About this RNA
Transfer RNA from a Ktedonobacteraceae bacterium, 72 nucleotides, folded computationally. It matches the Rfam family "tRNA". It is annotated as a transfer RNA. Rfam's curators write: Transfer RNA (tRNA) molecules are approximately 80 nucleotides in length. The organism belongs to Ktedonobacteraceae, within Bacteria. Its mean pLDDT, the model's own confidence on a scale to 100, is 82. The RNAcentral record of the sequence draws on ENA.
Parts: sequence; structure tokens; C1' cells
RNA sequence: GCAGGAGUAACUCAAUGGCAGAGUGCCACUUUCCCAAAGUGGACGUUGCGGGUUCGAAUCCCGUCUCCUGCU
Repeated sequence: GCAGGAGUAACUCAAUGGCAGAGUGCCACUUUCCCAAAGUGGACGUUGCGGGUUCGAAUCCCGUCUCCUGCU
């Protein structure tokens, strides 16, 4: 230098172009003599960044940044 892949909640990961979700964790409550476990509820997010297409973009297109793999 070229090619491919990844980037979404604190963490691990989902999500046919149509309300951004789950598990774990965190907080509160229920339960228990207490703790743990279990249950219920809650707070959580510039979907790496900047543009474009579209009525509508995490998703499609362009550029760019970081990481991983391969080639030279």
C1' cells in the first nucleotide's frame, strides 16, 4: 500500500429500511430473623465520527478514525 471483518447501554451481544432490545451488572422494593438465591420495578444509548440517499437509516451509499486477520 491492497483486501476482508469488527465498532450499538458500565460489560457481553441482538435488532427484515418502520417505537433501539436482551442477559449480566447498578439502584429501589417484595420475600427472609439476617445474608444469599428468587421475584417486581427503575435509571441507563449522540448505534465510533462526518456527510449523502429515503417519508423514514444501527441497517443502504461516500469519506474518515480505531482494532483484528490476510496479501504484498